[in-house]
Context: one part of a larger RNA
RNA sequence: GUCGUGGUUAAGGAACUCGGCAAAUUAACCCCGUAACUUCGGGAGAAGGGGUGCUGGAGCAAUCCAGCCGCAGAGAAAUGGCCCAAGCGACUGUUUAACAAAAACACAUCACUCUGCUAACACGUAAAGUGGAUGUAUAGGGUGUGACACCUGCCCGGUGCCGGAAGGUUAAGGAAGAGGUUAGGAGUAAUCCAAAGCUGUGAAUCGAAGCCCCGGUAAACGGCGGCCGUAACUAUAACGGUCCUAAGGUAGCGAAAUUCCUUGUCGGGUAAGUUCCGACCUGCACGAAUGGUGUAAUGAUUUGGGCACUGUCUCGACCACGAGCUCG
Numbered sequence: 001g002u003c004g005u006g007g008u009u010a011a012g013g014a015a016c017u018c019g020g021c022a023a024a025u026u027a028a029c030c031c032c033g034u035a036a037c038u039u040c041g042g043g044a045g046a047a048g049g050g051g052u053g054c055u056g057g058a059g060c061a062a063u064c065c066a067g068c069c070g071c072a073g074a075g076a077a078a079u080g081g082c083c084c085a086a087g088c089g090a091c092u093g094u095u096u097a098a099c100a101a102a103a104a105c106a107c108a109u110c111a112c113u114c115u116g117c118u119a120a121c122a123c124g125u126a127a128a129g130u131g132g133a134u135g136u137a138u139a140g141g142g143u144g145u146g147a148c149a150c151c152u153g154c155c156c157g158g159u160g161c162c163g164g165a166a167g168g169u170u171a172a173g174g175a176a177g178a179g180g181u182u183a184g185g186a187g188u189a190a191u192c193c194a195a196a197g198c199u200g201u202g203a204a205u206c207g208a209a210g211c212c213c214c215g216g217u218a219a220a221c222g223g224c225g226g227c228c229g230u231a232a233c234u235a236u237a238a239c240g241g242u243c244c245u246a247a248g249g250u251a252g253c254g255a256a257a258u259u260c261c262u263u264g265u266c267g268g269g270u271a272a273g274u275u276c277c278g279a280c281c282u283g284c285a286c287g288a289a290u291g292g293u294g295u296a297a298u299g300a301u302u303u304g305g306g307c308a309c310u311g312u313c314u315c316g317a318c319c320a321c322g323a324g325c326u327c328g
Base pairs, nucleotide, nucleotide: 002323003322004321005320006319007318008317009316011314012313015312020309028052029051030050031049032048037042039147053068054067055066056065057064058063069073081307082306083305084304085303086302087301088299089298093105094104110144111143112142113141114140115139121131122130123129148294149293150292151291153224154223155222158221159220160217161216162215163214164213167212168211169210173206177201179199180198181197184193185192186191225243226242227241228240229239252286253283264280265279266278267277268276
């Protein structure tokens, strides 16, 4: 002199910093007391106060009264900091063994769909067999959603699925015909004719599902417009016109975990606020089980604020223990 661990620190008290990270505060037991909100269970140990030793006396006791000592009576150790406002996920759970514990997964709930039992479905060699299940539609499988409350709008044109079967298209198979081969026949011969069988060719007619076609279905995959004009200030447009579409986004929410422009504008909080909270709506590019909007409780969750507290800092200093380094 550096690092690690632990301890103390005047005055100030987050000025540190991305951020109170770390540290400090709080802390046990008893009594008093306890808000909004609420699913009436909670919230709640809310918050916030007070008490705590020893001796004597009274009393059955709880306890009360009086006195005594110390800086200090939960005399050590151990042992919640608290509050307010928002986001997300209802909750307890689960997860990336060794960078992520979460808003991700799961969940009870709800919905759709398949399955009549040798079930559907899954494993398995296209098997036997096994699981499903010693279950039987209040059951089992798959998919989505994700407590609860209020709700869940319009579109079936495309894709998928379900149903339909008149017509169109259509596979293997396959008739007639013509060909190859040759027993046999003809011919002096070359060669010609040629049955059956075999063979390849030929495609008539018939020919299922599927597809085309018809209908249904969105808590199936998904989708949910543009331009122009108009009110006696202005502005705006309840209203009208027009083009396109399968239908043109309903309720609710909205600069949002979504808003580019953007630190939007207004209000609140601060002396000062790109964050935060409340509004507005011009939604680049919210929106209804790829769920919408709320919501008590809950969380080693995310964001903002406050009180308390502190060596985080102003700004350093000192002590103890341990390990390197430098010098002697």

Background: This is a predicted structure of a 328-nucleotide part of an RNA (large-subunit ribosomal RNA, domain IV) from a Chlorobiota bacterium. The full RNA is in RNAcentral, with records from ENA. Model confidence (mean pLDDT): 87 of 100.